The RNA shown here (transfer RNA) has 72 nucleotides and comes from a Nitrososphaerales archaeon. Model confidence (mean pLDDT): 84 of 100. Lineage of the source: Archaea > Thermoproteati > Nitrososphaerota > Nitrososphaeria > Nitrososphaerales. Rfam family: tRNA. By type it is a transfer RNA. The RNAcentral record of the sequence draws on ENA.
[in-house]
RNA sequence: GCCUCGAUAGCUUAGUGGUAAAGCGCUUGCCUCGUAAGCAGGAGAUCGUGGGUUCAAUCCCCACUCGAGGCU
Numbered sequence: 001g002c003c004u005c006g007a008u009a010g011c012u013u014a015g016u017g018g019u020a021a022a023g024c025g026c027u028u029g030c031c032u033c034g035u036a037a038g039c040a041g042g043a044g045a046u047c048g049u050g051g052g053u054u055c056a057a058u059c060c061c062c063a064c065u066c067g068a069g070g071c072u
Base pairs, nucleotide, nucleotide: 001071002070003069004068005067006066007065010024011023012022013021018055026042027041028040029039030038048064049063050062051061052060
């Protein structure tokens, strides 16, 4: 230098054009003498950055940044 893959909540991951989801964690209540466990709720993500296409973009296209792997 070139190629491929990835970047979504505090963490790990779903989500192939139409209101972004789950587990763990956090938090409130119930339960308990108390804690854990269990049960029922709640908060939390300008979807890496900037453009483009589109009525509409996490999703498609381009550039860039960072990470992983490969080639020379």